This is a predicted structure of a 175-nucleotide RNA (Lysine riboswitch aptamer) from uncultured Ruminococcus sp. Taxonomically the source falls in Ruminococcus (Bacteria, Bacillota, Clostridia, Oscillospiraceae).
């Protein structure tokens, strides 16, 4: 250097399914907070309240009926895999928080860039409807691997056990 391979509550993907979202949004029917005007029947006009913040527009809340979905997630088999993949920051453009403008938040994409061996668990923070879940930081053991070390075991430099240390730019095998 090439090829092959291992780690295990391992990683990613779409699919199926189950809850959640939510008795929410929407739809149908009914009722309309305040003030003023009128022919007093109600109607019209204006204003208030709420919407991520501000401006403009638009809509409305209460009762009855009907009643979702997306995003986020659990499980399963399957497929592709073992920098698998994840993520910080920067830039560009897309979607979204009722519509438009300004600001802010969220999601995902592309390029560049730094970080992380792996999963688990606890605390805090952020995202989220969320006691789900994800991410970040710190702690804790666990685990694969290599190195150092032991007046540890074993006939044993090779196997096992303990302690300490390192990082995937690593480790093992073959050439």
């Nucleotide at each position: 250097a090439a090829u092959a391979g291992g780690g295990g509550c391992g990683c990613g993907g779409g699919c199926u399914u189950c809850a959640u979202c939510a008795g929410u949004a929407g739809c149908c029917g009914g009722a309309g907070g305040u003030a003023u005007a009128c022919g007093c029947g109600g109607u019209a006009u204006a204003c208030a309240u709420c919407a991520c913040g501000g401006g403009a527009a638009u809509g409305u809340a209460c009762c009855g009926g009907u009643g979702a979905a997306a995003g986020g997630g659990g499980a399963g088999a399957c497929c592709g895999c073992c920098g698998a993949g994840g993520u910080u920051g920067a830039u560009a453009g897309g979607c979204u928080c009722u519509u438009c403008c300004c600001g802010g938040g969220g999601c995902g994409u592309a390029u560049c860039u730094g970080c992380c061996g792996g999963g688990a668990u606890c605390a805090c923070g952020c995202a989220g409807a969320a006691c789900a879940u994800g991410c970040g930081u710190g702690g804790u053991a666990c685990u694969g691997u290599c190195g150092u070390u032991g007046c540890g075991g074993g006939u044993a430099u090779u196997c096992c056990c303990g302690a300490c240390g390192g990082a995937g730019u690593g480790c093992u095998a073959u050439u």